[in-house]
RNA sequence: GGGCCGGUAGAUUAGCCCGGAAGAUCGCUACCUUGGCAAGGUAGAGGCCGCGAGUUCAAAUCUCGCCCGGUCCA
Numbered sequence: 001g002g003g004c005c006g007g008u009a010g011a012u013u014a015g016c017c018c019g020g021a022a023g024a025u026c027g028c029u030a031c032c033u034u035g036g037c038a039a040g041g042u043a044g045a046g047g048c049c050g051c052g053a054g055u056u057c058a059a060a061u062c063u064c065g066c067c068c069g070g071u072c073c074a
Base pairs, nucleotide, nucleotide: 001073002072003071004070005069006068007067010026011025012024013023020057028044029043030042031041032040050066051065052064053063054062
């Protein structure tokens, strides 16, 4: 330098192919339960989807550029 894969909540990740506006598990907060803790139950907060631009009525999703990580080739 080139090919491919990946970057989404505090963590691990689904959704992307085929556009209609983001979900799960753990963790966190409150409450119930306990003499107290843990476990369990109920409810809630938390992500403008790596960055920018383009297409579109509408982009996590399509297109282009760039950044970061992994892998292969040179």